[in-house]
RNA sequence: UAAGCUGUAAUAGGAGAGAGCCAAAUAGGCCGCCGAAGACGCAACCGCCCGGAAACGCUCAGGCAAAAAAGACUGUUGCAGCUGU
Numbered sequence: 001u002a003a004g005c006u007g008u009a010a011u012a013g014g015a016g017a018g019a020g021c022c023a024a025a026u027a028g029g030c031c032g033c034c035g036a037a038g039a040c041g042c043a044a045c046c047g048c049c050c051g052g053a054a055a056c057g058c059u060c061a062g063g064c065a066a067a068a069a070a071g072a073c074u075g076u077u078g079c080a081g082c083u084g085u
Base pairs, nucleotide, nucleotide: 003083004082005081006080007079008078009077010076011075012074013073018031020030021029022028032064033063034062038060040057041056045052046051047050
């Protein structure tokens, strides 16, 4: 100390699915749906004898007019660490 990787904070973008019915009052019940918080399961694969593991599966949780909240992932910036010239 170019660059790269990981974590974290801020910020921006960020999908899908009923303005369903009931009753009534701030959310509950029923039915129907969604997958991109999380959880769970498995595969390729990796390691080594039993584990890890996805944007796949499932739909427990969560969500389903707009708004709000949440939101994987991506960009930028700051901080910390590692690798590296």